[in-house]
Context: one part of a larger RNA
């Protein structure tokens, strides 16, 4: 630097805002930077390349020529691409009416179970396992039943469902915020995509500080089991699990499949509109999902939700271990986090 690719062989960043850059819808002027043709200088000689000549031939050498693709200048061309100017509406975004959800944040209630707590009833066992045992239990347990009280979690509805950019989100409720979507097609008039660096979010487990502490349950104890058991199985159990506010930023953060945009047979279920009158239903707009062609694929398999055919922009890959390791570097309270080598070897 050219080529190749990235579902599953290395290779899509965990997500989404978004400045610079990168690219960009129609028409119709205006410029001519970019492109495109023409001419003029300049591109030293030698070399190379054509031709012709000279050493007997060749190498060699001489002469003319073309070449020097580049640079400056100028005349012109205007389809593209850039500047600028009027205008379009189909991209995009508004407005109006509706509708949608388990989308956010914050109040408040709720009832089923668990657990303790006291009182009653009762009485020898309960518990628990492949089968025992530690463990509870005559100080009255286990069962029941009544009463409080504590925390965490919503059975059933529940789906192949639904929202969200990802992470995620489920009892009811009310306040706030936020988004999609349909219909009108009423405004703007390319405002658009796409994004290095940077902001922000970002499961769980960790970390500060403070409250909570029911359950579960790392460590650790103790029964088993076993040659042995630092496991699995059982009785205990403590950080943590739950709340506030502050880090930490990492997961098979997966659809292992970036983002937007055209385009390209076909069945068919389902969601939220719109519908010719309606709980039917044809068709239609956004979505969620099954199957199956053409294509494509090393194949499994994908297939209008493409891995089909294009086009634009980021990230990333380039044998296998050494290594997501080392040393800087920078973030962090730590624990680590990001960036990321080689020497060696096969």
């Nucleotide at each position: 630097u050219u080529g190749g690719g990235u579902u599953u062989a290395a290779a899509g960043g965990g997500u989404g805002c978004g400045c610079a850059g990168g690219c960009g819808g129609a028409a119709c002027g205006g410029u001519a930077a970019g492109u495109c043709a023409g001419u003029g200088g300049u591109u030293a000689a030698a070399g190379c390349c054509u031709a012709c000549a000279g050493c007997u031939c060749a190498a060699c050498u001489g002469u003319a020529g073309a070449a020097u693709u580049g640079c400056c200048a100028u005349u012109g061309a205007u389809a593209c691409u850039g500047c600028u100017g009027u205008u379009c509406u189909u991209g995009a975004g508004u407005a109006u009416a509706g509708u949608u959800g388990g989308a956010g944040u914050g109040u408040g209630c709720g009832g089923a179970a668990u657990g303790u707590a006291u009182c009653a009833u009762g009485u020898a066992g309960c518990g628990g396992u492949g089968a025992a045992a530690u463990g509870c239990a005559u100080a009255g347990a286990u069962a029941u039943g009544a009463u409080a009280c504590a925390g965490a979690a919503c059975a059933c509805c529940a789906a192949u469902c639904g929202c969200g950019a990802a992470g995620g989100c489920a009892g009811c409720u009310c306040a706030c915020u936020a988004a999609g979507c349909u219909a009108u097609a009423a405004c703007u008039g390319a405002c658009g995509c796409u994004c290095a660096g940077g902001c922000a979010c970002g499961a769980a487990a960790g970390c500060g500080u403070g409250g909570g502490g029911a359950u579960c349950a790392a460590a650790c104890a103790g029964g088993a089991u076993u040659a042995g058991a630092g496991a699995c199985c059982c009785u205990g159990g403590u950080a943590g699990u739950c709340c506030a506010c502050g880090c930490c930023c990492u997961a098979a953060a997966c659809u292992a499949u970036g983002a937007u945009c055209a385009c390209u047979c076909g069945a068919u279920g389902u969601u939220g509109g719109c519908g010719a009158u309606a709980u039917a239903c044809a068709g239609u707009c956004a979505g969620c999902g099954u199957c199956u062609g053409a294509g494509c694929g090393a194949a499994a398999g994908c297939a209008u939700u493409a891995a089909g055919u294009g086009a634009u922009c980021c990230a990333c890959c380039u044998g296998g271990g050494g290594a997501g390791u080392a040393c800087g570097a920078u973030c962090g309270c730590a624990a680590g986090g990001u960036u990321g080598a080689a020497a060696c070897u096969c």
About this RNA: A computed fold for a 346-nucleotide part of an RNA from a metagenome, annotated as small-subunit ribosomal RNA, central domain. The RNAcentral record of the full RNA draws on SILVA.